[in-house]
The RNA shown here (transfer RNA) has 72 nucleotides and comes from Ictidomys tridecemlineatus. Its Rfam family is "tRNA". It is annotated as a transfer RNA. Gene Ontology term of the family: triplet codon-amino acid adaptor activity. Its mean pLDDT, the model's own confidence on a scale to 100, is 82.

């Protein structure tokens, strides 16, 4: 310096245009003498930022901005 990817819940990850879910964490209940395992409920992200398309965008498309390997 060139081509790319990736970017959603504390943390891993789904979700292919119609008002976002899962497993783990976490909090309360239940069970124990306590713990731990388990039952049950429950909060918690309006998407990395900003434009454009669209009736409607996490999803499509421009730009930067982070990060991740790649080639030279």
């Nucleotide at each position: 310096u060139g081509a790319g990817g990736u970017g959603u819940a504390g943390c891993u990850c789904a979700g292919u245009g119609g008002u976002a879910g899962a497993g783990c964490a976490c909090a309360u209940u239940c069970c124990u003498c306590c713990c731990a395992u388990g039952u049950a409920u429950g909060a918690g992200a309006c998407a990395c930022u900003g434009g454009g398309u669209u009736c409607g965008a996490u999803u499509c498309u421009c730009a930067g901005c982070a990060c991740c390997g790649u080639a030279u």